Overview:
A computed fold for a 354-nucleotide part of an RNA from an uncultured Myxococcales bacterium, annotated as large-subunit ribosomal RNA, domain IV. Model confidence (mean pLDDT): 88 of 100. Its Rfam family is "Bacterial large subunit ribosomal RNA".
[in-house]
Context: one part of a larger RNA
């Protein structure tokens, strides 16, 4: 130097990505307790008083001896002086720097944001806002259920039955959950187009009896073979219709009000339909340290606004929410060696001599 630890003037976060690490809080009694709220909680809220010994009254249970009752006469019940012990409560004294004397043993408020909550996860760098949760929905299954496992046989599901099972999605609870079926899925439909396999066989074509010619070759029935037109022909798919808590989607441009500005209002083009309510610089805004107001002397974070939403938005659910979080964000109080700036001290270890 380094590691573990101890103490430190003044000053108190100025440290730093960040109070990280560290210090404060710590027990028990009693006195006290805010917004907020789902009336349970918040809460141990916060903040405050007391705490040891001795000594004297005073009280509270408990055991019970003397002594008393009582009667079913018992190793009996029931009061119960003392003594023994116990909860307190006064007052009076005492001792230290400290009486929960040491160890073991919450610091604390406010304020957003996410997620309701206890749970649960990356065994070995993430415990969260990430899963999962009760609730909600939609949906398939009528019992040999539907789904799953297995070639099968079987088995789960269930010794269950539609207040049951099985699959998505959402995610306590409050308030709600707008438009769009043009595409995609999925349900129904069942006329028409289109259509396999399979029927079907017009036709073709080989081969041949025979025939025909000097030959070379032409012709060519029946059979067999090989090809094959039309035409019949089921779901699907075209098509017709539903349907979004299916999968998704929700527009541009111009122009107008007696200052200005801006536009309730008008005109057009396009689309299935053109973002409803509530939220908005948001865990979402690129310009952005947007802009006004808060809070500081000074604030790119923080809170309330606004609203020009680069690009929220309604179960890929949308705004709020008590109460809870080894979650994330900003502020105060108390406290600290994080610092300003270092110091000293124990105990280790590296290193040097011996």
């Nucleotide at each position: 130097u380094c590691c573990u630890c101890c103490u430190u003037a003044a000053g108190g976060a100025a440290c730093u990505c960040u109070g990280c690490a560290a210090a404060u809080u710590g027990c028990c009694a009693c006195c006290g307790u805010a917004a907020c709220u789902u009336c349970g909680g918040a809460a141990g809220a916060a903040g405050g008083u007391g705490g040891g010994c001795c000594u004297g009254g005073c009280u509270u249970g408990g055991u019970g001896u003397a002594g008393g009752g009582a009667c079913u006469u018992g190793c009996u019940c029931c009061c119960g002086a003392a003594g023994c012990u116990u909860c307190g409560c006064c007052a009076g004294g005492u001792c230290g720097c400290a009486g929960a004397u040491a160890g073991c043993a919450g610091g604390g408020g406010g304020u957003a944001g996410c997620g309701a909550c206890u749970g649960u996860u990356u065994a070995u760098c993430a415990a969260a806002a990430a899963c999962a949760c009760a609730g909600c929905a939609c949906u398939c299954u009528g019992c040999c259920a539907a789904g799953u496992c297995g070639u099968a046989a079987g088995a789960c599901g269930a010794a269950g039955u539609a207040u049951a099972g099985g699959g998505u999605g959402u995610g306590a609870c409050g308030c709600c959950u707008g438009c769009c079926c043009g595409g995609u899925g999925c349900c129904g439909g069942a006329a028409g187009g289109u259509u396999a396999a399979g029927g079907g066989g017009a036709g073709a074509u080989g081969u041949c009896a025979g025939g025909g010619g000097c030959a070379a070759c032409c012709c060519g029935a029946a059979g067999c073979a090989u090809u094959g037109a039309a035409c019949c022909g089921a779901a699907g798919c075209c098509c017709c219709g539903g349907u979004a808590a299916a999968c998704g989607g929700c527009g541009g441009c111009c122009g107008u009000a007696a200052c200005u500005a801006u536009a309730a209002c008008g005109g057009u083009c396009c689309u299935a339909a053109g973002g409803u309510a509530g939220c908005g610089a948001a865990a979402u805004u690129c310009c952005u340290u947007g802009u006004c107001g808060g809070g500081u002397a000074a604030g790119u974070u923080c809170c309330g606004a606004c609203c020009u939403g680069c690009a929220c938005g309604a179960a890929u659910g949308g705004c709020g929410u008590a109460a809870c979080g080894a979650c994330u964000u900003c502020c105060c109080c108390a406290c600290u060696g994080u610092c300003u700036c270092g110091a000293g001290g124990a105990g280790g270890a590296u290193c040097u001599c011996a």